[in-house]
Context: one part of a larger RNA
RNA sequence: CACCGCCCGUCACACCAUGGGAGUUGGUUUUACCUUAAGGCGGUGGGCCAACCGCGCGAGCGGGGGUAGCCGACCACGGUAAGGUCAGCGACUGGGGUGAAGUCGUAACAAGGUAGCCGUAGGGGAACCUGCGGCUGGAUCACCUCCUU
Numbered sequence: 001c002a003c004c005g006c007c008c009g010u011c012a013c014a015c016c017a018u019g020g021g022a023g024u025u026g027g028u029u030u031u032a033c034c035u036u037a038a039g040g041c042g043g044u045g046g047g048c049c050a051a052c053c054g055c056g057c058g059a060g061c062g063g064g065g066g067u068a069g070c071c072g073a074c075c076a077c078g079g080u081a082a083g084g085u086c087a088g089c090g091a092c093u094g095g096g097g098u099g100a101a102g103u104c105g106u107a108a109c110a111a112g113g114u115a116g117c118c119g120u121a122g123g124g125g126a127a128c129c130u131g132c133g134g135c136u137g138g139a140u141c142a143c144c145u146c147c148u149u
Stems, first nucleotide, its partner, number of pairs: 003112001005109001008105002011102001013099004018094003023089012039074001041072004047067003052063004115136009
């Protein structure tokens, strides 16, 4: 490369990340309850015990102390229930991004061919259209006021 310009949205295709999603899988964590191993601790200890004490010439007897056992609270793991949190998967679904030469139109940029834009409501394949209110960041023509020469 300058209107044979620029440019908007739907749709189609490909890829990327992402929201929702009946649920599902796993990690982690909280609370309540259940179950309690080993262990030390507390209680009991009629069974058992060489050393200590007493008695007895003696066998032994009694006491003290200890201990098996039993009981209790504590408690790891485990179990049940209800949550918190993180991650994976998930039919389907919502938009988003990216991608020389796909489809439909042509909304915007010139008065862009209905000036545009903002707010709002309704409508529409799509850009959008229509109503109401607002703005000029609207062209053109005429007039008025003001400023400058």